Predicted 3D model of a 72-nucleotide RNA (transfer RNA) from Candidatus Vidania fulgoroideorum. The sequence is in RNAcentral, with records from ENA.
RNA sequence: AGACCUAUAGCUUAACGGUUGAGUAUUGUUUUGAUAAAGCAAUGGUUAUUGGUUCAAAUCCAAUUAGGUCUA
Numbered sequence: 001a002g003a004c005c006u007a008u009a010g011c012u013u014a015a016c017g018g019u020u021g022a023g024u025a026u027u028g029u030u031u032u033g034a035u036a037a038a039g040c041a042a043u044g045g046u047u048a049u050u051g052g053u054u055c056a057a058a059u060c061c062a063a064u065u066a067g068g069u070c071u072a
Stems, first nucleotide, its partner, number of pairs: 001071007010024004018055001026042005048064005
């Protein structure tokens, strides 16, 4: 310098263009003499940023940023 991949909750990760979900963590609560385990509930998302296409975008398109792989 060129090519490609990835970016979604604190963490790990799903999601045919049509309600952003699960596990885990955190908080509360039930249970226990007490703790652990277990059950129930709640909290937590500018879907990396900007723009575009569309009735409608995490998803499609372009650029940018960060990380990674390969080639020279």

Its mean pLDDT, the model's own confidence on a scale to 100, is 82. Its Rfam family is "tRNA". Rfam classes the family as a transfer RNA. From the family's description: Transfer RNA (tRNA) molecules are approximately 80 nucleotides in length.